[in-house]
RNA sequence: GGUAGAGGUUGCGUGUUUUAUGAGUAGUUUUUUGGAUGUGGCAGGCACAGCAGAAGAAAGAUGAAAGGAAAAAACGCCGAAAGGAUCCGCACACCUGCAGGUGGGUUCUUGGGCAUACAGUGAAGAACUGUAUGACUGUCAUCAGAAAUGAUGGGGCGCUAUC
Repeated sequence: GGUAGAGGUUGCGUGUUUUAUGAGUAGUUUUUUGGAUGUGGCAGGCACAGCAGAAGAAAGAUGAAAGGAAAAAACGCCGAAAGGAUCCGCACACCUGCAGGUGGGUUCUUGGGCAUACAGUGAAGAACUGUAUGACUGUCAUCAGAAAUGAUGGGGCGCUAUC
């Protein structure tokens, strides 16, 4: 250097189907009230709606969706994958800037899942992400031990087997 593997009965990820949640919410519309503003993520501009009645409030009618989640089988895998920074691109109800979303490149961090706390995203007491702590687990090194095992420390550019 090549090849093949291991961690886990909640290993990681992808899309499909079904189900619940989202939610009797957003939106649309009718009536009453109200009486000049409102809308396009935010700001500036611009545009549109509005005394032929804006915003708001009350009562009714109608009434979604996306993201995320669970289950089943399937597929791809073991830096599987996740996150931070930066660059390039795509799309949006107009232009500029910012923010948000999404795809790719470079680089940095993280062995893995779980629990708790805080923060962020989110409709959410779900879930995900980040940080910290805790025990568990896998692996390697050193020490102790006859052994089972125990203690300390390290990380995946690692570990095991093989050529």
Predicted 3D model of a 163-nucleotide RNA (Lysine riboswitch aptamer) from a mouse gut metagenome. Its mean pLDDT, the model's own confidence on a scale to 100, is 80.